[in-house]
Molecule: RNase P RNA; transfer RNA
Organism: Chromatiaceae bacterium
RNA sequence: GGAGUCGGCCGGACAGUCGCUGCUCGUCCGCCUUGGCGGCGCGAGGGGAGGAAAGUCCGGGCUCCACAGGGCAGGGUGCCAGGUAACGCCUGGGGGGCGCGAGCCCACGGCAAGUGCCACAGAAAAGAUACCGCCUAAAUCCGCCUCGGUGGAUCGGUAAGGGUGAAAUGGUGCGGUAAGAGCGCACCGCGCCGACGGCAACGCCGGUGGCAGGGUAAACCCCACCCGGAGCAAGACCAAAUAGGGGGGCGAGCGGCUGAGUGCCGCACCACGCGGCCCGCGUGUGUCCCCGGGUAGGUCGCUGGAGGCGUGUGGCGACGCACGUCCUAGAUGAAUGGCUGUCCCCGACAGAACCCGGCUUAUAGGCCGACUCCCCCU
RNA sequence: GGGCCCUUAGCUCAACGGUCAGAGCAGGGGACUCAUAAUCCCUUGGUUGUAGGUUCGAAUCCUACAGGGCCCACCA
Numbered sequence: 001g002g003a004g005u006c007g008g009c010c011g012g013a014c015a016g017u018c019g020c021u022g023c024u025c026g027u028c029c030g031c032c033u034u035g036g037c038g039g040c041g042c043g044a045g046g047g048g049a050g051g052a053a054a055g056u057c058c059g060g061g062c063u064c065c066a067c068a069g070g071g072c073a074g075g076g077u078g079c080c081a082g083g084u085a086a087c088g089c090c091u092g093g094g095g096g097g098c099g100c101g102a103g104c105c106c107a108c109g110g111c112a113a114g115u116g117c118c119a120c121a122g123a124a125a126a127g128a129u130a131c132c133g134c135c136u137a138a139a140u141c142c143g144c145c146u147c148g149g150u151g152g153a154u155c156g157g158u159a160a161g162g163g164u165g166a167a168a169u170g171g172u173g174c175g176g177u178a179a180g181a182g183c184g185c186a187c188c189g190c191g192c193c194g195a196c197g198g199c200a201a202c203g204c205c206g207g208u209g210g211c212a213g214g215g216u217a218a219a220c221c222c223c224a225c226c227c228g229g230a231g232c233a234a235g236a237c238c239a240a241a242u243a244g245g246g247g248g249g250c251g252a253g254c255g256g257c258u259g260a261g262u263g264c265c266g267c268a269c270c271a272c273g274c275g276g277c278c279c280g281c282g283u284g285u286g287u288c289c290c291c292g293g294g295u296a297g298g299u300c301g302c303u304g305g306a307g308g309c310g311u312g313u314g315g316c317g318a319c320g321c322a323c324g325u326c327c328u329a330g331a332u333g334a335a336u337g338g339c340u341g342u343c344c345c346c347g348a349c350a351g352a353a354c355c356c357g358g359c360u361u362a363u364a365g366g367c368c369g370a371c372u373c374c375c376c377c378u
Numbered sequence: 379g380g381g382c383c384c385u386u387a388g389c390u391c392a393a394c395g396g397u398c399a400g401a402g403c404a405g406g407g408g409a410c411u412c413a414u415a416a417u418c419c420c421u422u423g424g425u426u427g428u429a430g431g432u433u434c435g436a437a438u439c440c441u442a443c444a445g446g447g448c449c450c451a452c453c454a
Stems, first nucleotide, its partner, number of pairs: 001374010012343007020048002023045005028039005050349001054360002057358005062231004074227005079093005094108001095106004109222002114220002116216003131162002133158003139154007170188006189211001190209005196203002235300004245291006253267005270284005307326008344347001379450007388403004396434001405421005427443005
C1' cells in the first nucleotide's frame, strides 16, 4: 500500500423565531363540603419517538376467567454445560462443513422400537436378485482327435467389470481362486468391550468382531423436557337521558260525615286465565315510589422500570453482587412540524399507543478498536 | 392496538411428496345457420405470491418476507 474478518458507536450540527402536546408553578374567574374541582382563561419554566418505535415470530410481567391433584388430547423445543424472570435468546465447550488465515455456517436426539414411502429406469429398492459379462475346477450330454486332451451345450458358480438409478448390501491394495468374493491379510471406516481424561457432549488408547444395521423422522411415530385459556378493545371504578328488569304501594265511580283533607262510613267496581259459575289466586293495563345492572360520557390501568450510567468485585464468558448517581414521551382524532441564517459528505430505513427481554426484516452515509492474508521498503 | 385466515390460468376452484399441475367459465380458430345465439370439435393461456432450506424429487413439508381479507366494547 492492497484485500478482508470481527466487535462497538453515530443516524445532519448550531442559533433564532412561530406553532403543537403533556407536566409543574403562579395568577384570574366560577362552584361548593374551605381545600379541592372546573375553565374554547392568561403567564412563566421544563420535557417531548427509534435502532429498529416495524413484523407480531418467541419468552415474561400485568389483568380477567378456569383450576384439589394427576392424566389424555393438542402444541413446542431437541449435541453438552451454564446464564436468565423466562425463552426457540445469549455465553462457553464438543462434533461436522467452508476458508491459506483472522473467522464463518449447521432443525446437531432416535431409522439398532414399530409402521409407511423410495415415482421413472433397472435383474433387483431391503435380508432381494442376475440383463450384459467373467469362469468350466466338479456333474450330465454331444462333437473332434495324436486317447489323453480339447471345443460346445445344459446344470451351475460369481458379484470383481459394464449397464440402470438420487441411492445397489463397507473402501483401497496385496494374496488367493476355475473365475470371484472379508475367503485371508495390512491400512482406513464401522460396531461392541475395557481402561484413562472430562460435570457432560465427547476425546484418546488398547482389545475384539469380517461387517451385521441402504435412505427418509422439515413421514407417522418413539424418547426427554416445557406449555391452563384469553388478551390493555385485558380489566377496575364513577355514572346521565330514554327504553327495559326487579320490588312495593295506590286505585278508579257515586253518595254521606267534615271548615278542609291523602282520614272515616256505605254502595258500586277494568280485561284475561284457573274447562261452566262463585270465592280466592295469578297475570296484564294505568299511576306513584324505591332498588340494582348496563349504555353515552368520564376516571384509573399509564409508565420509576427484571431502568440507564459510573466505579469496585466474582466469573474465560453470557451474567451476578455491592456502592454511588440520574429521571428520560404517555396521547385518546391521537402531539415532534414550519420558516430564517451559517456549515458539511446535502442526510437512508422509518413515527411510540400497557410494559420489558430477544429474534427477524429494512437502513444513505460515517467514526472507533482488535485481528488476518498478500506485496513493497528498512 | 390485538387476534386469525388466505394467495394455483383472465375469473371460480381441484390436485397422497412422484409422468407434462388439471376442470368449468372466459379468449382464439373451425363446423352448423341466410345471419346471430345455443350446440359440437380443436386450441392458446401457469416462474403454483417471492426468496431460501429439507428430500433423489416440493403446488404440497419447514423458515423468512410480500400482498390481500375477516373479527374485537357491554347486556340478554